[in-house]
Order: sequence, then structure tokens, then C1' cells
RNA sequence: AAAGUAGGAGGAGCAGUCGCGCUUUAAACAUGAUUUAAAGUGAGGAAAGUCCGAGCUCCGGAGAAUCGAGGCGCCCGGUAACACCGGGGCGGAGUGAUCCGACGGAAAGUGCCACAGAAACUAUACCGCCCCGACUUGUCGGGGUAAGGGUGAAAUCGUGGUGUAAGAGACCACGGCUACGGCCAGAGAUGGUCGUAGCGGGUAAACCCCGCCUGGAGCAAGGCCAAAUAGGGGAAGAGGGGCUGAUUCGUCCCGUUAUCAUUCCCGGGUAGGCCGCAAGAACGGCCGGGCAACCGGUCGUCCAGAUAAAUGGCUGUUAGUUCCGUUUCGGCGGAAUCACAGAACUCGGCUUAUCUCCUGCUUUUUCA
Repeated sequence: AAAGUAGGAGGAGCAGUCGCGCUUUAAACAUGAUUUAAAGUGAGGAAAGUCCGAGCUCCGGAGAAUCGAGGCGCCCGGUAACACCGGGGCGGAGUGAUCCGACGGAAAGUGCCACAGAAACUAUACCGCCCCGACUUGUCGGGGUAAGGGUGAAAUCGUGGUGUAAGAGACCACGGCUACGGCCAGAGAUGGUCGUAGCGGGUAAACCCCGCCUGGAGCAAGGCCAAAUAGGGGAAGAGGGGCUGAUUCGUCCCGUUAUCAUUCCCGGGUAGGCCGCAAGAACGGCCGGGCAACCGGUCGUCCAGAUAAAUGGCUGUUAGUUCCGUUUCGGCGGAAUCACAGAACUCGGCUUAUCUCCUGCUUUUUCA
């Protein structure tokens, strides 16, 4: 320098101005989801996907078990918990830094294994090799074999030898793997080693078996207040309308114990409002423990709460980035300008989207 790999930090600051939501205070009158003024405060690292784990709420069940369904599956630790995190083991990829792994069981049983191939799991042979027979003497028929070739993602443990007509774990040596048992190291997963038996293809994010975990629905949970209109329940109850008329008065019609005019009360629900809903598994500093995840102590801080959904626009300036010009290589001047995105009950994770900067490490090349 190039290529790669792992991790960390930030996501602009300040001022002015015009607006918006919330809180507090003050004022006004129209007395309410009201208006005005002042002060304070106002998105994220992912607020996202809603994929896991919880808090909280209601329903169900009963203090537990069985069945079913779903999830998880190396070890130790962390945590409220997890499918998350840290450290380790084993396997795999890479020259390496490093990365990836649902990582129990295929020797309980069942199923499946395209195409090709003789044959894909229980039987077998296309070419080849060997033996026997026949004759038309290079072919046919019968038998043996699986070393070699061929097919395939995968072919009956690998290499070498013995053996044989040719061959074969048929036998031998070394090695590999599986199961069981012992010893050693380790907290454990596991590793090393010895012995015995064996060589059984793959697939369990196919059914299944083994072990462990799990009741369901979700803030549109759920609770409270509560209008108009129309239903429901109850109580009281005699008057109402037209004509004439200033009123009294007069006259007519309907109703008068109810399936009823009218009035009042109660209750449920709707619109609407309030709570849930912002002081917590909270954040920051320091100290201590631990390889780390994380934990403990102490001090300080209060940090959005909308509901059709506020959190924005403009200007100046500082800083950053990019480009252009200039340079005395220190800079100076000018222009442009942020990517992904937007809370909606709340936390802990994971995943995905995205701009810039920094650091450690690895490999290769060059120079000293």
C1' cells in the first nucleotide's frame, strides 16, 4: 500500500424568528376536551418487522396429574425470563485473522431416496476377470467373483499383503468408526489410553422415540364517570286543546285509575370524557468483584405522552463531509449538503434498513 476480518463511537451544537402537542402558573367569560399569556418540556439507534422472552390485565382451571398440541435439545455461567448473552467443548469453512452449526436418537419401528445405474438396503451384475461345456475357433450356453471400469450427491470401512481358477474382512498387519467396560485429566461438555465385540448407506427443520418447557387472549387488555334520542322498571297524577274575549266569564271537543296526557325518579347501554399511562428489572458518574456476560455498593438526575394523532419551517453561525479555485503546502476563499427513518401500554433481546468516523488483528507485495 492493497485485500480481508473483528469491534467501538456518533447520528450534529448554539442563537434568532414563525408555528404545533403536553405540563405548571396567571388572566378572561361564553364555565369548557374553552381562549389568551408566560415558563418548562417534546422521537430513535433502530421508534421498524411484531420474530422470541417477560411485566401488567381479564377469562378459564385448580393447586396436581394424564392425554393432545406446540416449542426447545453439547457443557458451565449470566439473567425476572428467553430460542438471548458470555466463556468453553466438538464438527465444518478459510493460508490466516476469523466465521458458521435446531449440535439427543438412523443399532426400537415405519416411510422416503428424483435422474442415472445391475443394484439405493436386500437382493443383485452392464463391461470386465476366472472355470466348465458346445461347436461353425470366436462366439454361444451354464457357473463363480466383485479386485478393476462404468452410473450416481451417496455403492457395503481404507491402505498394503496373504490367499485363490479368478476374487472377496475370507485371513493378517496398520489405521478409521460404532457399542460396552475400565483407568487417567477436567467443575462439566469432552479429551487421552487399554480391553472386548463388531463393520449395521443416507434422511429425524419425515412420522416417530427419549428428555425438558408451555392454560388462553391481549391496552381495541381492563376499570370508572356518563348526554341527547329510543326501549325497560317504578312513583305521583287531572287535565289538555279550539272559538269568543284585554282578563274574569261563556261555549265546544278529547281525556280523567290507566295498554293513559303530563311530571319526576331508578337502571343498563351508546356518543363523549377520565384512569390504565410514564419513578423504573430506569438512566448517568465513581468504586469494588468477575476472563467475560453480568453483579454489588454509593452519589446524582427525572427524561415525550399525542388519539387523527404534536415533536416542524426559515435565517445566521460553529463543526463535519463532498466539489471547485488558490497556495508561501500550514492554510485561505466559494458552493452544495445529509442516509435509514417517525413513539402510540411498558421493558429485555433478536432481525432487518442506513450515513460517517475510529481502533485492533490477519494475509500478500514493496522499501529501509

A computed fold for a 368-nucleotide RNA from a Candidatus Zixiibacteriota bacterium, annotated as Bacterial RNase P class A. The prediction has a mean pLDDT of 76. Of the family's consensus pairs, 96% are formed in the model. The RNAcentral record of the sequence draws on ENA.